[in-house]
Annotation
Small-subunit ribosomal RNA, 3' major domain from an uncultured rumen bacterium, 474 nucleotides, folded computationally. Its mean pLDDT, the model's own confidence on a scale to 100, is 81. The RNAcentral record of the full RNA draws on ENA and SILVA.
Context: one part of a larger RNA
């Protein structure tokens, strides 16, 4: 020089403390260990693996098990021969499955070929096989911490120090003063996108203040209002007070749609964990080559005394159940959303208007709100289980989808030790949607309704910075 201290001094952060709800007990989803199994493929394992890779395992997927079958091969390139196809369509045979045989119909040209299928020969292919401790690329972590260095120059025998320490200040190595320094990058910050106000600009598929007009912005008319999209203005501690005065910071205030980084989000320095990831992908060795390759068919990944993570659902009256009528925002849509009517107690099914959409459909928002009803019970809470009839998708729900309708009605009255997670349109709470996707969400990722308490303050736990001591340690 760093690292480490159950040494110091400062100084952040949902880190504690002030609060709200939670996990831990119950049922169930899911993922993981464990055990089982012919196989339950494989990978992740403190924080930073465990609703993780998996934005979706019946077949497929699929990489694993039984069984059947191919060996120049499913797939590439090159050589020889032989055909003209490929492709649809019958026929006859045959397996559990990849199938055989024939017949139709149908076929490019410049005649050199091309292209396309069977056959042969080997070079070859082909491996989700091994090594993430060989590796690239791409992630995760400390941490959006604020903090890593570099030139010349000075100082020191010399490792190395200075800067970058120091007195102050910020979210910040953000300024600003002082110094052998001076200067410069990577990182802070800004530019960047969305959001909160206005102003032009344009006016349909949007919107309706006036005028008509209707069941209905339905029509006619209008583009003022909202909207919608492009350009612009807007905020800089810019201005005034007080303190204070290098920079700042403190408190008011004015103007404003917003006030001191306005709110969010994208953005991740030097490195650290021989951290992940040969199963995305690419790749060195190494390994298989009639078999660790490729193909079917049919189980398995969905098993179950159990442990443990993440979640839903409750346990009720601030609620259950009826019944009445409101208010959204962001999507999505042609091998597609799919209205009106109709049909059934429902899932759903007949229908096919109109939509490659600010038109048309999904679409009802749902908590709230009014009336009514149950009066503290395992109950009109609670929904597990199971039994029976049905829907749908889909070659196919038997092993192993998902929904309805009837019955049925387990646990569980609030959850020990221990933990989590959040400071404002947040948290709790409510419903809408998308990706994948034939179906199949309590997961993920948006979206909006309603919408709090609480922060004295920094002793103490944890996690970080910055100077500075000590040194079994490099």
């Nucleotide at each position: 020089u760093g690292a480490c201290g159950g040494g110091g001094a400062c100084c952040c952060g949902c880190a504690c403390a002030a609060g709200c709800g939670g996990u831990g007990g119950a049922g169930c989803a899911u993922g993981u260990g464990g055990u089982u199994u012919a196989a339950u493929u494989c990978g992740a394992c403190g924080c930073a693996a465990c609703g993780c890779g998996a934005a979706g395992a019946a077949c497929c997927u699929u990489a694993c098990c039984u069984g059947a079958a191919c060996u120049u091969g499913a797939c590439a390139u090159c050589c020889c021969c032989u055909u003209g196809a490929a492709u649809a369509g019958g026929u006859a045979u045959g397996u559990a499955a990849u199938g055989u045989a024939u017949c139709u119909a149908g076929u490019c040209u410049u005649c050199g070929g091309a292209c396309a299928a069977g056959g042969g020969a080997g070079a070859c292919a082909g491996g989700u096989g091994g090594u993430g401790c060989a590796u690239g690329g791409u992630u995760g972590u400390c941490g959006u911490c604020a903090g890593c260095u570099c030139g010349u120059g000075u100082c020191g025998u010399g490792a190395g120090a200075u800067g970058u320490u120091g007195g102050g200040u910020u979210a910040a190595g953000u300024c600003c003063c002082g110094c052998a320094a001076c200067g410069a990058g990577c990182g802070c910050a800004a530019c960047c996108c969305u959001u909160a106000u206005g102003u032009a600009u344009a006016g349909u598929a949007g919107c309706c203040a006036u005028c008509a007009u209707u069941c209905a912005g339905u029509u006619g008319g209008g583009c003022a209002c909202u909207c919608u999209a492009u350009a612009c203005a807007g905020a800089c501690u810019g201005c005034c007070g007080a303190g204070g005065u290098u920079a700042a910071c403190u408190c008011g205030g004015a103007g404003g749609a917003a006030g001191g980084u306005g709110g969010g989000g994208a953005u991740g320095a030097c490195g650290u964990c021989a951290a992940a990831u040969c199963a995305u992908c690419a790749u060195g060795c190494c390994c298989c080559u009639u078999a660790c390759g490729u193909c079917c068919a049919g189980g398995g990944c969905u098993a179950c005394a159990c442990a443990c993570g993440u979640g839903c659902u409750a346990c009720a009256a601030u609620g259950g159940c009826g019944u009445a009528a409101a208010c959204a925002a962001a999507g999505a849509g042609a091998a597609g959303c799919a209205a009106a009517g109709g049909a059934g107690u429902g899932a759903u099914c007949c229908g096919g208007a109109g939509c490659a959409a600010a038109u048309c459909u999904c679409a009802a928002a749902a908590a709230a709100u009014g009336c009514g009803u149950c009066u503290c019970a395992g109950u009109u809470c609670g929904g597990a289980u199971u039994g029976a009839a049905g829907u749908c998708u889909g070659c196919a729900a038997c092993u192993c989808g998902a929904c309805u309708u009837c019955a049925u009605g387990a646990a569980g009255u609030c959850g020990g030790a221990a933990u989590c997670g959040c400071u404002a349109g947040u948290a709790a709470u409510c419903g809408c949607g998308a990706a994948u996707c034939a179906g199949a969400a309590u997961g993920u990722c948006g979206c909006g309704g309603u919408g709090a308490a609480u922060a004295c303050g920094u002793u103490c736990c944890c996690g970080g910075g910055u100077c500075u001591u000590g040194u079994a340690c490099a």